[in-house]
This is a predicted structure of a 1449-nucleotide RNA (small-subunit ribosomal RNA) from uncultured Trichormus sp. NCBI's taxonomy places the organism under Bacteria, Bacillati, Cyanophyceae, Nostocales, Trichormus.
RNA sequence: GAGUUUGAUCCUGGCUCAGGAUGAACGCUGGCGGCGUGCUUAACACAUGCAAGUCGAACGGACUCUUCGGAGUUAGUGGCGGACGGGUGAGUAACGCGUGAGGAUCUGCCCUUAGGAUGGGGACAACGACUGGAAACGGUCGCUAAUACCCGAUGUGCCGAGAGGUGAAAGGCUUGCUGCCUGAAGAUGAGCUCGCGUCUGAUUAGCUAGUUGGUAGUGUAACGGACUACCAAGGCGACGAUCAGUAGCUGGUCUGAGAGGAUGAUCAGCCACACUGGGACUGAGACACGGCCCAGACUCCUACGGGAGGCAGCAGUGGGGAAUUUUCCGCAAUGGGCGAAAGCCUGACGGAGCAAUACCGCGUGAGGGAGGAAGGCUCUUGGGUUGUAAACCUCUUUUCUCAGGGAAGAAGACAAUGACGGUACCUGAGGAAUAAGCAUCGGCUAACUCCGUGCCAGCAGCCGCGGUAAUACGGAGGAUGCAAGCGUUAUCCGGAAUGAUUGGGCGUAAAGCGUCCGCAGGUGGCUGUGUAAGUCUGCUGUCAAAGAGCAAAGCUCAACUUUGUAAAGGCAGUGGAAACUACACGGCUAGAGUGCGUUCGGGGCAGAGGGAAUUCCUGGUGUAGCGGUGAAAUGCGUAGAGAUCAGGAAGAACACCGGUGGCGAAGGCGCUCUGCUAGGCCGCAACUGACACUGAGGGACGAAAGCUAGGGGAGCGAAUGGGAUUAGAUACCCCAGUAGUCCUAGCCGUAAACGAUGGAUACUAGGCGUGGCUUGUAUCGACCCGAGCCGUGCCGUAGCUAACGCGUUAAGUAUCCCGCCUGGGGAGUACGCACGCAAGUGUGAAACUCAAAGGAAUUGACGGGGGCCCGCACAAGCGGUGGAGUAUGUGGUUUAAUUCGACGCAACGCGAAGAACCUUACCCAGGCUUGAACUGCAGGUGACACUCUACGAAAGUAGACUUCCGCAAGGACGCCUGUAGAGGUGCUGCAUGGCUGUCGUCAGCUCGUGUCGUGAGAUGUUGGGUUAAGUCCCGCAACGAGCGCAACCCUUGUCUUCUGUUGCCAUCGGGUUAUGCCGGGCACUCUGAAGAGACUGCCGGUGACAAACCGGAGGAAGGUGGGGAUGACGUCAAGUCAGCAUGGCCUUUAUGUCUGGGGCCACACACGUGCUACAAUGGCCGGUACAAACCGUCGCGAUACCGUAAGGUGGAGCUAAUCGGAGAAAGCCGGUCUCAGUUCGGAUUGUAGGCUGCAACUCGCCUGCAUGAAGUUGGAAUCGCUAGUAAUCGCGGAUCAGCACGCCGCGGUGAAUACGUUCCCGGGCCUUGUACACACCGCCCGUCACAUCACGAAAGCUGGCUGUACUAGAAGUAGCAGCGCUAACCCGCAAGGGAGGCAUGUUCCUAAGGUAUGGUCAGUGAUUGGGGUGAAGUCGUAACAAGGUAACC
Repeated sequence: GAGUUUGAUCCUGGCUCAGGAUGAACGCUGGCGGCGUGCUUAACACAUGCAAGUCGAACGGACUCUUCGGAGUUAGUGGCGGACGGGUGAGUAACGCGUGAGGAUCUGCCCUUAGGAUGGGGACAACGACUGGAAACGGUCGCUAAUACCCGAUGUGCCGAGAGGUGAAAGGCUUGCUGCCUGAAGAUGAGCUCGCGUCUGAUUAGCUAGUUGGUAGUGUAACGGACUACCAAGGCGACGAUCAGUAGCUGGUCUGAGAGGAUGAUCAGCCACACUGGGACUGAGACACGGCCCAGACUCCUACGGGAGGCAGCAGUGGGGAAUUUUCCGCAAUGGGCGAAAGCCUGACGGAGCAAUACCGCGUGAGGGAGGAAGGCUCUUGGGUUGUAAACCUCUUUUCUCAGGGAAGAAGACAAUGACGGUACCUGAGGAAUAAGCAUCGGCUAACUCCGUGCCAGCAGCCGCGGUAAUACGGAGGAUGCAAGCGUUAUCCGGAAUGAUUGGGCGUAAAGCGUCCGCAGGUGGCUGUGUAAGUCUGCUGUCAAAGAGCAAAGCUCAACUUUGUAAAGGCAGUGGAAACUACACGGCUAGAGUGCGUUCGGGGCAGAGGGAAUUCCUGGUGUAGCGGUGAAAUGCGUAGAGAUCAGGAAGAACACCGGUGGCGAAGGCGCUCUGCUAGGCCGCAACUGACACUGAGGGACGAAAGCUAGGGGAGCGAAUGGGAUUAGAUACCCCAGUAGUCCUAGCCGUAAACGAUGGAUACUAGGCGUGGCUUGUAUCGACCCGAGCCGUGCCGUAGCUAACGCGUUAAGUAUCCCGCCUGGGGAGUACGCACGCAAGUGUGAAACUCAAAGGAAUUGACGGGGGCCCGCACAAGCGGUGGAGUAUGUGGUUUAAUUCGACGCAACGCGAAGAACCUUACCCAGGCUUGAACUGCAGGUGACACUCUACGAAAGUAGACUUCCGCAAGGACGCCUGUAGAGGUGCUGCAUGGCUGUCGUCAGCUCGUGUCGUGAGAUGUUGGGUUAAGUCCCGCAACGAGCGCAACCCUUGUCUUCUGUUGCCAUCGGGUUAUGCCGGGCACUCUGAAGAGACUGCCGGUGACAAACCGGAGGAAGGUGGGGAUGACGUCAAGUCAGCAUGGCCUUUAUGUCUGGGGCCACACACGUGCUACAAUGGCCGGUACAAACCGUCGCGAUACCGUAAGGUGGAGCUAAUCGGAGAAAGCCGGUCUCAGUUCGGAUUGUAGGCUGCAACUCGCCUGCAUGAAGUUGGAAUCGCUAGUAAUCGCGGAUCAGCACGCCGCGGUGAAUACGUUCCCGGGCCUUGUACACACCGCCCGUCACAUCACGAAAGCUGGCUGUACUAGAAGUAGCAGCGCUAACCCGCAAGGGAGGCAUGUUCCUAAGGUAUGGUCAGUGAUUGGGGUGAAGUCGUAACAAGGUAACC
């Protein structure tokens, strides 16, 4: 820097990615060279070989050779070295390491220097003899040398105040070298001490008896409680002792801009260890990796008696593990040991081998080459891409193969000496010859298509992909990235300012302790002098080398190596400065405190008093209810309630005043009076003189509830009982009611203890209130007004803030101190500890799990939120549906099939404006297969059709018959075969186009510019009016505009003009029983064209001088005149693949197509929509009146006749203002019926007919006669309608052979009601809340059941570490003892004795072991507890809206 919380936004915040790195590992792949690196795990066990020897110029002996001169080999004695080099990191949190100092020490070999090396002595190995043992290894006796051992002398030295004491030596050979002894000094190495630094845990808070110090000793190379005796009682610790866990430390390495963080392989310094534990010896040096002794475990040998061993050296083996090499060559170089030297030894080291394990370098060819070859992939079939890539031509030879030459590394006087190695390198020849993979391609993140698959298989770092069109899975083509490597995994740093010193925060996101006091600590006013700890500065020492930086140099470059060099910083020393901090000594008064004088208040504690109300008791009056609720009931009451009056008792709380008013640190405090007590403010400026602020631990106070003891108990009231409500109701409501609430004494110590805002100080615009005090040139005085201080509120500038908001009472600007936070859940849980009588509180994790959780604000949607408004939405009315019968559609059922679609409104008389066949898509049966219909090509054929015959239900099959044009080639027309293809009402309306429904004819939906906001967005569009309307007006950071509204269009209502037949007939004439019938006319009606008319235009009122509204005039019509067409942005993955079109999939002798029959018409049932009714506002009979619109030549069909009728015969007229359908019906007049299942109603059924049609059986319509069902106005519920409307009455049309109660139109008659907007439904605007955004049909909580995961408890069991007490006591040092043994030295003539030594015994200490008892940490454990996760399980509905009882602590 990016991705990821959201519909979108800003913020907080976690998770994830891109970078670098590695002693790595794994997968795929693999040409070369250089240079590094290579058991991170089992400090597990080790076969085999090698890794430390050397000196004969220290010594005697033995052996070999001999030219007898000597030379050589060597077991042993002796010297030096085996304390270095090499390995490992177990232990260690320590003076272990790092850094800087210090002084009480030692130091072999080496260097320098001074001096000396004299005289004696006795042994022991080897060797010889005897002898034990399996072996390892010994034993006894005897001989012998030395640079082995011992004594004397001398002696610088050392000790001691002194006297004095003590105290060395070694020679060898090649005769000039080397060795030896004693001093001194140096160098090197080592030991010791101190300051500072050095991981985590306080759920480890107290630790310590040699402990701390002293005195005297012991001991050491040396200081020291290091050790011993005595004395004292100290020492360490919150600046983290002790305990527990982890760990070798450092130079450095990786990362990072840095500060930091992580790390401690290779190389280098230090430390520690050497099978585990203990111990000393020798030595200059060890408590000793390849030495010794002991104990233990393990392994091996054994004759069973006893012995041997220690790869964490180099190789190597087994084992463990994801994982780490050869049982190689050489001492040529460098270095080490011994030696005088030659030299010997050296798994240190130098090299080679193995491993792409890391870094660096090189190569796998270069130039040309388009017909853009073939092949692959894709495709819209044109092409595109692979791709100059290949082929092909020219060139080169790094690399490779072969051959020839051939190093440096080698130093010193010469000579000799090379493991690597015939290597590096050079030359020649050959030939493009020997050499490319891996990962990725949805976003982050460079790179896209096809096929397969179909929430499967799978992918995945995060977000996420996959449910039939997957750039995300698998394959392919192509592309991108890196390249002898590429990916993955693991780990570290970075990004992460995500632990923030640099560099974060805490009102609401995680986060201010409930409040105050206060020890330590941190911080601190003005001024003077001094000091110099901090600070600043100069110089000195040091911080090894390597590494890193810079500059050079050497390998052809680079990696690598070599050389030189700088700076910062740390520590220490030293000189200087004195501003600031600090310290010391003074001074001051502004901070702080005291004092004096007023004043304020529900501040606290105690005592006394008071009235109202409530309940109870007593008495009186009085009678039937009271009480309670949404409605009731439980309850109380005739044994007298409630009501009312009087009296009495009790407890608790103190109305009004009362107020964003007062007081208090907070919790909190409210009747009145008194006492005690604390505090604040104001004023004065007398006193002190920085006495201050904060405050880890600590202490005090601390609502309510709760606990203990004792009182008290009126009202209220957890629990509980009862009554209701409810599906349930362990609740909400009601009636009762215990604890409690109250007091005293004690405990608890928590609250949403909140301003969700720690305390202190200073500074930074104001305005308006309010409480207290002071004051004024305010007043006579009290107010008002002004000024000051303190408190308490509202608004607001700058500034701050993610926003909301805060804003002199800061969340602004700064300083000081404290507390707290670091993703959500698990969890404020578990364990541990402390406190508590208990309840519980304080402190406070982890495993596991998720990719979010969250804050503020925005737009919507929603609310059993609010406001305003509208609509046949309710109300007011009229008529229906729901009941009956029937028609029709649907569900269901049935069926071979009952084809399919449509499903709340917005499916259900819907697609279907008309299923007997057809339609038809369904079922059964019979057929056809390039097909019933279409097109192209190739080949064949001359027919096909019609007609006839046979079979058949038909389709069809079989047969008979059978061409045309052209001279020809050929063509036309058909048929057959083949090939492309055709066909599909098969699937997907959730792949689509188009069309449609719906919200809704609701008034809304947006844009440009500007402005505001970090932004999503807002503004405009909100507000005040008004309207049917976002209609218009006014106002306004908005100004304009678009789609909608309205208007323009059609129709209807009035008039005018024109037109005048098929229409009309006023006037004129003719005619008739009658009729515009005729002449004539176009005045009227009408037809159908063009106009006019209506615009709130006029008047009055209201309103704001507006828009507009109300009323009126005129007018045919008045405020949109009535009706229609017209449907904004969008919503519903709404409907339709079966109207049509269309992608993809499926099918191809069938899911296509033809035919016959059947079905779509079934029928216990349920629902929707209609029709007809239930009758007298009616039925029936007779007479009689008035329409509009529409249709008609495959048609309408008059007059006439027949039939009771349906209808039939017949055919005038009409392509229609001419003829026909056509008779309108309700109505009106008269008659009859008289309230009945009827003269209502007509279902059903029988029968006889008619019509259409190939055909009315399934399954049409109509007529006559007969039959005469249910039904007497319809439960819950529900629908339509506001005027020419409802209701009612008939007429026509489309479809159509026929079939209409449906649909679409037409006219006739013609109402009632609307107070109004509380309520139901739907909608619009504003506002509010929200945990919703798939948007309340939302979200979401808990128990239970199931599966699974991690964790806690648990009777116990097992193990590790560790403490204490006792026991035990190896080896060993030291002390003591002196039985035994004893060459040197002393005494002694000797015998013998002594000193000393050996061995032995013993004492202290002490390892392993044993016993007992604690602590601590793990593992495991029947059972049990909660927690997390999981697909659609169960029960409820707690929360989010007033979430339906506001929520929460």